A computed fold for an 87-nucleotide RNA from Fusibacter sp. A1, annotated as c-di-GMP-I riboswitch aptamer. The model forms 100% of the base pairs in the Rfam consensus. Its mean pLDDT, the model's own confidence on a scale to 100, is 87. Rfam family: c-di-GMP-I riboswitch aptamer. Rfam's curators write: GEMM was predicted in a large-scale screen for bacterial structured RNA regulatory elements. The source organism's lineage runs through Bacteria, Bacillota, Clostridia, Eubacteriales and Fusibacter.
[in-house]
């Protein structure tokens, strides 16, 4: 000093769930609220994965059903970077 690693110390994010916004709808965002989480920091053009399905195609007795993302979801897995340094 660095990789593994998770003790101490400062801290740090914030689930569900309420209320406003905003979206066709996943979702996002503000505020409250706090389930957690060593990265719940960042990347959706590193990669997989997963959700919606407006438009558009296909059906279709039907106001229906089916397919797809240019729309998202990283608190899915991952990739990048990073705080403090006990055994």
């Nucleotide at each position: 000093u660095u990789c593994u690693c998770g003790a101490c110390a400062a801290g740090g994010c914030a689930a569900a769930c309420c209320a406003g916004u905003u979206g066709a709808a996943a979702g996002a965002u503000u505020g409250g609220g706090g389930c957690g989480c060593a990265a719940a920091a960042c990347u959706a053009g590193a990669g997989g994965g997963c959700c919606u399905a407006a438009g558009u195609c296909a059906c279709u007795u039907g106001u229906g059903u089916g397919a797809u993302a240019u729309g998202g979801c990283a608190g899915c897995c991952a990739g990048u970077c990073g705080c403090c340094g006990a055994a």